Annotation: A computed fold for a 111-nucleotide RNA from SAR324 cluster bacterium lautmerah10, annotated as SAM riboswitch aptamer (S box leader). Model confidence (mean pLDDT): 76 of 100.

[in-house]
RNA sequence: AAUGCAUCGAGAUGACACGGAGGGAUCUGGCCCUUUGAUGUGUCAAGCAGCCUUUUCAGCCUGAAGGUGCUAAAGCCAGUCUCUUCCAAGGUGGGAGGGAAUCGAUGCGAC
Repeated sequence: AAUGCAUCGAGAUGACACGGAGGGAUCUGGCCCUUUGAUGUGUCAAGCAGCCUUUUCAGCCUGAAGGUGCUAAAGCCAGUCUCUUCCAAGGUGGGAGGGAAUCGAUGCGAC
């Protein structure tokens, strides 16, 4: 350095301090959290387990340790395309399910 690869419907959070009105990545529509102090920042402790490293091994799996990451709600739901199916019927729409794409997050990674 991402234009690459992998994963993203499971799992797991409390306390204290700062701060003070918005926040849940961006835009839109929902829905939810929030002055009973959210989002965010810092400290401490705990927990979860996707990736990487080490350990053991011919190899694999498991376990352990470490480096990261994460700990409201499916990446909270959906919006772009496409396929299947149901409803509707002169309309080109609506519902449900699958696949892909775009965007985003995390890990790996050259120089």